[in-house]
Molecule: c-di-GMP-I riboswitch aptamer
Organism: Fimbriimonadales bacterium
RNA sequence: AACAGAAAAAGGCACGACGGAGGUGACUCCGAUCACGCAAAGCUUAGGAUCUGGAACUUGAAAAAGCAACAGACAGCCGAGAUGCCUGU
Numbered sequence: 001a002a003c004a005g006a007a008a009a010a011g012g013c014a015c016g017a018c019g020g021a022g023g024u025g026a027c028u029c030c031g032a033u034c035a036c037g038c039a040a041a042g043c044u045u046a047g048g049a050u051c052u053g054g055a056a057c058u059u060g061a062a063a064a065a066g067c068a069a070c071a072g073a074c075a076g077c078c079g080a081g082a083u084g085c086c087u088g089u
């Protein structure tokens, strides 16, 4: 350096519940406790999926429905990129 692994050792993150705050919303942040699980569940949204809001357009008497430009959420959905602890070859 490359590949493989998470058995060991040292650690790490924190599903969800609870409280508070922000946002139309998806969701995000903070906090004491617990810990579903994760070898990158650390980082990156100009790959895809899913989710949210939706102008315009179409139908309709209306309520509403369909479709959807565009904007967002999500990295613990998959993929990709670079980085990284330990062990083995």
Base pairs, nucleotide, nucleotide: 002089003088004087005086012038013037016034017033018031019030020029021028022027036076043081044080047078048077050073051072052071053070057066058065059064